The RNA shown here (SAM riboswitch aptamer (S box leader)) has 109 nucleotides and comes from an uncultured Anaerolineales bacterium. It matches the Rfam family "SAM riboswitch aptamer (S box leader)". Rfam links the family to the GO term regulation of gene expression. The sequence was found by an Rfam model in a public genome assembly. The coordinates come from a structure-prediction model, not an experiment, and the mean pLDDT is 85.

RNA sequence: CUCUUAUCCAGAGAGGCGGAGGGACCGGCCCUGCGAUGCCUCGACAACCGGUCGGCGAAAGUCGAACACGGUGCCAAUUCCGACAGAUGGAUGUUCUGGGAGAUGAGAG
Numbered sequence: 001c002u003c004u005u006a007u008c009c010a011g012a013g014a015g016g017c018g019g020a021g022g023g024a025c026c027g028g029c030c031c032u033g034c035g036a037u038g039c040c041u042c043g044a045c046a047a048c049c050g051g052u053c054g055g056c057g058a059a060a061g062u063c064g065a066a067c068a069c070g071g072u073g074c075c076a077a078u079u080c081c082g083a084c085a086g087a088u089g090g091a092u093g094u095u096c097u098g099g100g101a102g103a104u105g106a107g108a109g
Base pairs, nucleotide, nucleotide: 001109002108003107004106005105006104007103008102013042014041015040016039017038021031022030023029026082027081028080043075045073048071049070050069052065053064054063055062056061079101084098085097086096087095
């Protein structure tokens, strides 16, 4: 980087460095010198994978539970909202459904 699969309306900030953009992309709307984005330290959140316990099973495994020890993740706004298609509808608005794109985990190449 590509593919498969699960989840994405919940949750959780202090300090230091640094100094202008950032929220993926486009439009909107926001955040930001009362110091953003980023990096580091500590802390928190969560519970995807491993590990633990139990049920079933010959096994592979599968289902459930507790935990937070290990590997990730995450800590403005629903993935901030929309974008494409369908339904609704007078309508480019509204609401709903689906898709696309993206993020993260796990697995494969």